A computed fold for a 102-nucleotide RNA from a Hyphomicrobiales bacterium, annotated as Glycine riboswitch aptamer.
[in-house]
């Protein structure tokens, strides 16, 4: 130089699941019997039901420097999420930094 591993509060692109649920309050709209129905989406409150690929959290194969730690896309659903954004493990490509060969 050049190569490939590794690493990363970086960039850029892809990345699933599972209610646009009830009900109630605001706030509109429509009709007429002027104070009642009736329908709307976000939000806000409470409540059932549901997903796992942030994050936490448990067991574990397995590895380690073997006292004890490190461990998962497996579970669990606390937190999140369930139209759409937004997020979002993981993947890929770049960019930087790290040691290795050379």
């Nucleotide at each position: 130089a050049a190569g490939a591993u590794c690493u990363c509060u970086c960039g850029c692109g892809g990345a699933a699941g599972a209610a646009g649920c009830u009900g109630g309050a605001a706030a509109g709209u429509u009709g007429c019997u002027u104070g009642c129905a009736a329908c709307u989406g976000c939000c806000c409150c409470a409540g059932u039901g549901c997903c796992g690929a942030a994050g936490g959290c448990g067991c574990a194969a397995c590895c380690g420097c073997c006292c004890c730690g490190g461990a998962a896309a497996c579970g669990c659903u606390c937190a999140g999420g369930c139209c759409a954004a937004a997020g979002g493990a993981c993947c890929g490509c770049g960019g930087a930094g790290a040691g290795c060969u050379g």
Of the family's consensus pairs, 91% are formed in the model.